Predicted 3D model of an 88-nucleotide RNA (THF (Tetrahydrofolate) riboswitch aptamer) from a pig gut metagenome.
RNAcentral holds the sequence, with entries from MGnify.
Of the family's consensus pairs, 94% are formed in the model.
RNA sequence: CAGGGUAAGUAAUACGCGUAAAGUGCUUAAAAAUGGGACGUUGUUUUAAGACGAAGGCGAAAGCUGCGAUGUAUUAUUGCGUUCACUG
Numbered sequence: 001c002a003g004g005g006u007a008a009g010u011a012a013u014a015c016g017c018g019u020a021a022a023g024u025g026c027u028u029a030a031a032a033a034u035g036g037g038a039c040g041u042u043g044u045u046u047u048a049a050g051a052c053g054a055a056g057g058c059g060a061a062a063g064c065u066g067c068g069a070u071g072u073a074u075u076a077u078u079g080c081g082u083u084c085a086c087u088g
Base pairs, nucleotide, nucleotide: 001088002087003086008078009077010076011075012074013073014072015071016070017068018067019066026050027049028048029047030046031045032044036084037083038082039081040080056065057064058063
């Protein structure tokens, strides 16, 4: 001098959950984890409270097909500010 790597975001696929409304999203407060180490921003997660709030249809049934800022997993892709460390 150059490079890699976090949390997590996005997309696709698979399997689920809800549609008898949970979940997601929003606000406030507290807490936690966040390249291998330290400090820390953005972002993320958890808990509590509050406001808001939805798409069902078909079928005799099995089930089919939708819908939800829906969950998880896999794959692809994007992905640390300072400093030390690591690789060349």